[in-house]
The RNA shown here (SAM riboswitch aptamer (S box leader)) has 116 nucleotides.
RNA sequence: CACUCAUCGAGACCGGCUGAGGGACAGGCCCUUUGAAGCCGGGGCAACCUGCGGGAUAAAACCUGCAACGGUGCCAACUCCUGCGGGGCGCUCUGGCGUCGACCGGAAGAUGGGAU
Numbered sequence: 001c002a003c004u005c006a007u008c009g010a011g012a013c014c015g016g017c018u019g020a021g022g023g024a025c026a027g028g029c030c031c032u033u034u035g036a037a038g039c040c041g042g043g044g045c046a047a048c049c050u051g052c053g054g055g056a057u058a059a060a061a062c063c064u065g066c067a068a069c070g071g072u073g074c075c076a077a078c079u080c081c082u083g084c085g086g087g088g089c090g091c092u093c094u095g096g097c098g099u100c101g102a103c104c105g106g107a108a109g110a111u112g113g114g115a116u
Base pairs, nucleotide, nucleotide: 003114004113005112006111007110008109013042014041015040016039017038021031022030023029025083026082027081028080043075044074045073048071049070050067051066052065053064054063055062079108084105085104086103087100088099089098090097091096
């Protein structure tokens, strides 16, 4: 890298170095010299893995409580919104057009677990 499973409406920022970009991609819309991205230090959030319990079971799967010492992750905006399909509503020259951030599903992406 490709495969598989789960989750993605919550949560959590300061300092130093440096100096122009960043939000995956595209289109929007935002953030940013009142300092982007990156690196370093400190702080914090969070139960995916993990540890200790409770329930359930033939045993599991599963449900649930506590824990941030350990392995990861994360700390603007729902994964910032949309992208493909369906649906609701409005308009319409009946061809369609607009709209719905909390209408539904998918794709893509992110993070973790597993497997190779």